């Protein structure tokens, strides 16, 4: 330095759902709660998808879809 197959150890996120507040919706933060995650951290003002919206048109959203970028432990 690359990888991340199997296994640890400290700990981390935290879907649905519910509850309250925002938003026109998708959604969003807070608190409950755990399906799962090994990048479920960051990037949505410039890859691609995707959802709301609208006659059309995102200038609203989604990183837990893909993608970029960066990183702790460990060591077959």
């Nucleotide at each position: 330095a690359c990888u991340g197959a199997u296994a640890a150890a400290c700990g981390g996120c935290a879907a649905a759902c519910c509850a309250a507040u925002c938003g026109a919706a998708a959604g969003a933060u807070u608190g409950g709660g755990a399906c799962g995650c090994a990048a479920a951290a960051c990037u949505a003002a410039a890859g691609g998808g995707c959802c709301u919206g609208u006659u059309a048109a995102a200038u609203g959203g989604c990183a837990g879809c893909c993608a970029g970028u960066u990183a702790c432990c460990c060591a077959a």
A computed fold for a 76-nucleotide RNA, annotated as c-di-GMP-I riboswitch aptamer. Of the family's consensus pairs, 94% are formed in the model. It was read from a public genome assembly, where an Rfam model found it.